[in-house]
RNA sequence: GCGGAGGGCUGGGUGAUCGCGGCAGUUUAGGCUUAGGCUUAGAGUGGCGAGGAAAGUCCGGACUCCACAAGGAAACGGUGCCGGGUAACGCCCGGGCAGGGCAACCUGACGGAAAGUGCCACAGAGAAGAGACUACCCUGCAUGUCGGGGGAAAGGUGAAACGGUGGGGUAAGAGCCCACCGGGGUUCUGGCAACAGCGCCCGCAUGGCAAACCCCACCGGGAGCAAUGCCAAAUAGGAACCUUACAUGGGCCGCCUUGGCUCAAGGUUCGGGUUGGCAGCUAGAGGGGCGUUGGCAACAGCGCCUUAAGAUGAAUGAUCAUCCAGAGCGGGGCGACCCGUUUGGACAAGAUCCGGCUUAUAGGCCUUCCGCGCGU
Numbered sequence: 001g002c003g004g005a006g007g008g009c010u011g012g013g014u015g016a017u018c019g020c021g022g023c024a025g026u027u028u029a030g031g032c033u034u035a036g037g038c039u040u041a042g043a044g045u046g047g048c049g050a051g052g053a054a055a056g057u058c059c060g061g062a063c064u065c066c067a068c069a070a071g072g073a074a075a076c077g078g079u080g081c082c083g084g085g086u087a088a089c090g091c092c093c094g095g096g097c098a099g100g101g102c103a104a105c106c107u108g109a110c111g112g113a114a115a116g117u118g119c120c121a122c123a124g125a126g127a128a129g130a131g132a133c134u135a136c137c138c139u140g141c142a143u144g145u146c147g148g149g150g151g152a153a154a155g156g157u158g159a160a161a162c163g164g165u166g167g168g169g170u171a172a173g174a175g176c177c178c179a180c181c182g183g184g185g186u187u188c189u190g191g192c193a194a195c196a197g198c199g200c201c202c203g204c205a206u207g208g209c210a211a212a213c214c215c216c217a218c219c220g221g222g223a224g225c226a227a228u229g230c231c232a233a234a235u236a237g238g239a240a241c242c243u244u245a246c247a248u249g250g251g252c253c254g255c256c257u258u259g260g261c262u263c264a265a266g267g268u269u270c271g272g273g274u275u276g277g278c279a280g281c282u283a284g285a286g287g288g289g290c291g292u293u294g295g296c297a298a299c300a301g302c303g304c305c306u307u308a309a310g311a312u313g314a315a316u317g318a319u320c321a322u323c324c325a326g327a328g329c330g331g332g333g334c335g336a337c338c339c340g341u342u343u344g345g346a347c348a349a350g351a352u353c354c355g356g357c358u359u360a361u362a363g364g365c366c367u368u369c370c371g372c373g374c375g376u
Base pairs, nucleotide, nucleotide: 001372002371003370004369005368006367007366008365009364010363012323013322014321015320016319017318018317020049021048023046024045026043027042028041029040030039031038032037051347055358056357058356059355060354061353062352063224064223065222066221076220077219078218079217080216081095082094083093084092085091096110097108098107099106100105111215112214116213117212118209119208120207133155134154136150137149138148139147140146141144163181164180165179166178167177168176182204183202184201185200186199188197189196190195228279229278230277231276232275238270239269240268241267242266243265244264249263250262251261252260253259286307287306288305289304290303291302292301293300294299324345326343327342328341329340330339331338332337
């Protein structure tokens, strides 16, 4: 210098003007009052007012209600190498193994296929105790596009072919025998463990799929702040009681007769619903900063400082100026760069709260590491 890998941070600043939503004082006017205040409307002041993801609502919890003796089992769902962290997790950290990369590093549904069942398209002889199309070897006589036999090494098929390479052996061959590689078992050693290493033994049919059923281990009761609790007006409707009125009436039981049931107005009380209001509601496993202790780390403990929307159809905005990055154009300069001008800052916004994950994100900054080339 070129190319690449990991981690962290930021997400425009300032000022002016006009606005928006809560909260707390002040003040004006009205209403009520037990004279302490309370309440309605307005004005003005002060202070506060989104995010790294507030998002998706995918996991885990807090909290609330419902269900339920405790506990266990079945069913269903989830998780799945080992150890640690955590309130908990499917999250995080560290390690192992496997795959990719020269490397930094990245990726991972990563328990069990010798418990059982099932599946493996097409092609192929054969897809799991299987099997011979071509070729090879032996043999027969009828000498052929023939019959019988051998073995499974060569070719061929396939995503996958019942260990691989080489040698010996043989009629040709074959773990038939040998060496190495691979595989399985096991002693010992190291490690908490996953696992790794050395040695020895076994010639070794044990293919793949569990993101097919299944087996094993562990976890899980359901619904969610529109949870849940409290208060209450108008209107409509319900129930009970009282007062007044009446019926020789109206309606219904298909029609007629008989019969049965029922029907008005006003007042008082009660309970439920719609709707509205209040609580829940934001101080909690809080966040941030600095220091310190333990730990490789995630994280945990301690000390000090600091900070904090709580709205309910839902506020946090707009305009202008200027600065800071960035981009375009023109001019100047050998060049680093300078001058002028235009443009211009992403993704996106609370709705009970918290821990994660995932996804979106213009631009900018910091830092560690790897490979190659060049110079010294």